[in-house]
RNA sequence: UAUUCAUCCAGAAGGGUGGAGGGAGCAGGCCCUCUGAAGCCCUGGCAACCGCCCCGGCGACCGUCGGGGAAAGGUGCCCCGUCCUGCCCCGACAAGCUGUCGGGGAAAGAUGAGAU
Numbered sequence: 001u002a003u004u005c006a007u008c009c010a011g012a013a014g015g016g017u018g019g020a021g022g023g024a025g026c027a028g029g030c031c032c033u034c035u036g037a038a039g040c041c042c043u044g045g046c047a048a049c050c051g052c053c054c055c056g057g058c059g060a061c062c063g064u065c066g067g068g069g070a071a072a073g074g075u076g077c078c079c080c081g082u083c084c085u086g087c088c089c090c091g092a093c094a095a096g097c098u099g100u101c102g103g104g105g106a107a108a109g110a111u112g113a114g115a116u
């Protein structure tokens, strides 16, 4: 960061400071917040990817795919499903030009690894 791949229904606290916003952007909803938002600091924790160990398959024996385990080294995360919807598809109900519900996909976003 214009980009590639993977994941996003789980998990994880307390204190200090701060003083009005926050839930990514826009819009429509809905929710959290002076019983203290965002941000910052300290301590603590969680365990997704990279890294480590073991097993199995493939392989050009450089590696690669899958499963398991330990740990927390590098990032990350610790209130609320990425809060829901917007674009597309399928189904059901109702109905008469539209609506409601359910499911799936995409787009966008976040995180990790790669690449630039």
Stems, first nucleotide, its partner, number of pairs: 001115001003114006013043005021032003026086004044078003048075003052069007082108001087105007